[in-house]
A computed fold for a 71-nucleotide RNA from a Microcaldota archaeon, annotated as transfer RNA. RNAcentral records the identical sequence in 2 taxa. Rfam family: tRNA. It is annotated as a transfer RNA. Lineage of the source: Archaea > Nanobdellati > Microcaldota. The RNAcentral record of the sequence draws on ENA. The coordinates come from a structure-prediction model, not an experiment, and the mean pLDDT is 81.
């Protein structure tokens, strides 16, 4: 250069076009002589711009980052 797969809370992963989950992990509380493990609560995330939809993490087009073929 071309093809392909893929970005989604701090990391890891889920999500037929219809309220974005789980797990860890962070904070607070409870339990405990103190820690821990257990329990409950909170907060936090769709790569970037357009398009198509009543509605877009999802589908379409252009970008920009990883991976991987290929010359």
């Nucleotide at each position: 250069g071309c093809c392909g797969a893929g970005g989604u809370g701090g990391u890891g992963u889920a999500a037929c076009g219809g309220c974005a989950g789980c797990a860890u992990g962070a904070g607070a509380g409870g339990c405990u002589g103190u820690g821990g493990c257990c329990c409950u609560c909170u907060a936090g995330g769709u790569c970037c711009g357009g398009g198509u939809u009543c509605a877009a993490a999802u589908c379409c087009c252009g970008g920009c980052c990883u991976c991987g073929g290929c010359c």